The RNA shown here (Bacterial RNase P class A) has 399 nucleotides and comes from a Pseudomonadota bacterium. A source record names the gene rnpB. Rfam family: Bacterial RNase P class A. Rfam describes the family as follows. Ribonuclease P (RNase P) is a ubiquitous endoribonuclease, found in archaea, bacteria and eukarya as well as chloroplasts and mitochondria.
[in-house]
RNA sequence: CCGGGGGGCCGGGCGACCGCUGGCCCCGCGAGCGAUCGCGGGGCUGGAGGAAAGUCCGGGCUCCACGGGAAAACGGUGCCGGCCAACGGCCGGCGGGGGCAACCCCAGGGACAGUGCCACAGAGAACAGACCGCCCGGCCGCCGCGAGGCCGCCGGGCAAGGGUGAAACGGUGGGGCAAGAGCCCACCGCGCCCCCGGCAACGGGGGCGGCACGGCAAACCCCACCGGGAGCAAGGCCGAAUAGGGAGGGCCGCGCCGGGUCCGCGAGGACGCGGCGCAGGGGUUCCCGCCCCGCCCUCCGGGUUGGCCGCGCGAAGCCGGCGGCGACGCUGGCUCCAGAGGAAUGGUCGCCCCGAUCCCUGGAUCGGACAGAACCCGGCUUACAGGCCCCCCGGCACC
Numbered sequence: 001c002c003g004g005g006g007g008g009c010c011g012g013g014c015g016a017c018c019g020c021u022g023g024c025c026c027c028g029c030g031a032g033c034g035a036u037c038g039c040g041g042g043g044c045u046g047g048a049g050g051a052a053a054g055u056c057c058g059g060g061c062u063c064c065a066c067g068g069g070a071a072a073a074c075g076g077u078g079c080c081g082g083c084c085a086a087c088g089g090c091c092g093g094c095g096g097g098g099g100c101a102a103c104c105c106c107a108g109g110g111a112c113a114g115u116g117c118c119a120c121a122g123a124g125a126a127c128a129g130a131c132c133g134c135c136c137g138g139c140c141g142c143c144g145c146g147a148g149g150c151c152g153c154c155g156g157g158c159a160a161g162g163g164u165g166a167a168a169c170g171g172u173g174g175g176g177c178a179a180g181a182g183c184c185c186a187c188c189g190c191g192c193c194c195c196c197g198g199c200a201a202c203g204g205g206g207g208c209g210g211c212a213c214g215g216c217a218a219a220c221c222c223c224a225c226c227g228g229g230a231g232c233a234a235g236g237c238c239g240a241a242u243a244g245g246g247a248g249g250g251c252c253g254c255g256c257c258g259g260g261u262c263c264g265c266g267a268g269g270a271c272g273c274g275g276c277g278c279a280g281g282g283g284u285u286c287c288c289g290c291c292c293c294g295c296c297c298u299c300c301g302g303g304u305u306g307g308c309c310g311c312g313c314g315a316a317g318c319c320g321g322c323g324g325c326g327a328c329g330c331u332g333g334c335u336c337c338a339g340a341g342g343a344a345u346g347g348u349c350g351c352c353c354c355g356a357u358c359c360c361u362g363g364a365u366c367g368g369a370c371a372g373a374a375c376c377c378g379g380c381u382u383a384c385a386g387g388c389c390c391c392c393c394g395g396c397a398c399c
Base pairs, nucleotide, nucleotide: 001395002394003393004392005391006390007389008388009387010386012352013351014350015349016348017347018346020047021046022045023044024043025042026041027040028039029038030037031036049370053381054380056379057378058377059376060375061231062230063229064228074227075226076225077224078223079093080092081091082090083089094108095106096105097104098103109222110221114220115219116216117215118214131162132161133158134157135156136155137154138153139152141150142149143148170188171187172186173185174184175183189211190209191208192207193206194205195204196203197202235309236308237307238306245300246299247298248297249296250295251294253278254277255276256275257274258273260271261270262269263268280293281292282291283290284289316335317334318333319332320331321330322329323328353368354367355366356365357364358363359362
């Protein structure tokens, strides 16, 4: 220098003017029963993101349910160790795959618990199978002087070679055999046992077994572990009018019956209570019939409209130190940093930065990615113009 891999960061800058919006202080007013809210003026001060997004996981918080525990059902997770409040996240390893390498990718428990599936092609797809082929025997035929060769049919042996397939019932080599075959042997693979290293996943070594045991669990299932439900429209507080609920007081007829208290020598009278009947009021448009029981005042409680809180000091941020390979933990100092309502965070100008196009000592025009808080936090995923920094690998050249 070229090509590549990994990680971190920024994501227009400065200034002026005009706005929008949150908070605090001061002054002056207004609305409302109240809770509280609004208007005007002045001063100070704050105002989007790395993803605020998708709402996919995990938590905080709140309410509901629940005696504790466990199980069933349902859902989720799934190599090992660690980190974390927790996680399906992160870190470090292991195994497998890709790459010359840096490095990248993996939904990576169990297939002798059971059930099931394996398309097409193919003879045969899991108690497997024989299409081509190889070999032996028999019966003809043909060729050849002969050794022998070839064709057809029948009976039998084989699974090496060909062929099909994603996958063909271990692989390679040798021996062996009529031809073959774990039939036998060596190595590899596989299974079981033992030893060594490692916390473990796993790795290394030795012995035995001649192969018995194909793949699929992002098929059911089994095993281990985790999970109560709903969500800020959660939820809490303050609290008009009207209607409805409760309490107290007052008012509202007549008759009969029962019983009580008081007055009276007595006949009797007075005042409450209960029941029944009639009357009365209301509804059914009126009558009959049926149904309901009242009126006024004061107070209390629930609650609608409305208002406030929840709502910004937090697993917080920045700069250091120590421990750890790391995720992270401990610790010192400093900082306070949007918070609402259908919702503010913007616009213009000047100078600069970057990109494109056009004229070319320099100018002109146009443009500035994805996107945009709404209870909060930790992750994951997705979108993103352009730019900066660090580390590593391969190649070439030079010292």